[in-house]
RNA sequence: GCUGCCGUAGCUCAGUGGUAGAGCACUCCCUUGGUAAGGGAGAGGUCCGCAGUUCAAUCCUGCGCGGCAGCA
Numbered sequence: 001g002c003u004g005c006c007g008u009a010g011c012u013c014a015g016u017g018g019u020a021g022a023g024c025a026c027u028c029c030c031u032u033g034g035u036a037a038g039g040g041a042g043a044g045g046u047c048c049g050c051a052g053u054u055c056a057a058u059c060c061u062g063c064g065c066g067g068c069a070g071c072a
Stems, first nucleotide, its partner, number of pairs: 001071007010024004018055001026042005048064005
């Protein structure tokens, strides 16, 4: 330099047009003599950025930025 894949909660990942969810972690409560385990409730995200298409974009398109892999 070229090609492909990826970027969503603190972490690991779903979701693929109709303003977003799970597990773990975090906070509170129940249970225990106490811990662990278990159960219930809650907080936490303007979905990497800017344009475009659309009535409507996390999702489709383009250009950037970042990461990984391959080729040279």
Predicted 3D model of a 72-nucleotide RNA (transfer RNA) from Bauldia litoralis. It was read from a public genome assembly. The coordinates come from a structure-prediction model, not an experiment, and the mean pLDDT is 82. Its Rfam family is "tRNA". Rfam links the family to the GO term triplet codon-amino acid adaptor activity.